The RNA shown here (SAM riboswitch aptamer (S box leader)) has 115 nucleotides and comes from Peribacillus muralis. Its Rfam family is "SAM riboswitch aptamer (S box leader)". About the family: The SAM riboswitch is found upstream of a number of genes which code for proteins involved in methionine or cysteine biosynthesis in Gram-positive bacteria. Of the family's consensus pairs, 97% are formed in the model. The coordinates come from a structure-prediction model, not an experiment, and the mean pLDDT is 82.

RNA sequence: CUCUUAUCAAGAGAGGUGGAGGGAUGUGCCCGAUGAAGCCCGGCAACCGACAAGGAGGUUUUUCCUUGGAAAGGUGCCAAUUCACACAAAGUGUAAACACUUUGGAAGAUGAGAG
Numbered sequence: 001c002u003c004u005u006a007u008c009a010a011g012a013g014a015g016g017u018g019g020a021g022g023g024a025u026g027u028g029c030c031c032g033a034u035g036a037a038g039c040c041c042g043g044c045a046a047c048c049g050a051c052a053a054g055g056a057g058g059u060u061u062u063u064c065c066u067u068g069g070a071a072a073g074g075u076g077c078c079a080a081u082u083c084a085c086a087c088a089a090a091g092u093g094u095a096a097a098c099a100c101u102u103u104g105g106a107a108g109a110u111g112a113g114a115g
Base pairs, nucleotide, nucleotide: 001115002114003113004112005111006110007109008108013041015040016039017038021031022030023029025086026085027084028083042078043077044076047074048073051068052067053066054065055064056063057062082107087104088103089102090101091100092099093098
């Protein structure tokens, strides 16, 4: 980097440092010197791993599934729904432009697996 798969309506500091930017992209709309990003500490969650219970397969080694609590292991996350919309379909309103609602998709983010 590409592919597969799961999740994305909850949650998380009035700390230190740092100094102007940040919210993926475009548009919009926001956050920011009553202090952005980054870094440290702190916290949240529980995807993987570990543990416990139950179930299924296998001759054994063992593999898979479900549930549960913990979290000192590997990640992740800590404004706004993934801030909203970006494509399509259906519905409602409108003369139309267009607006709104719902559903699906795309894109993105994160985990796990594969190349």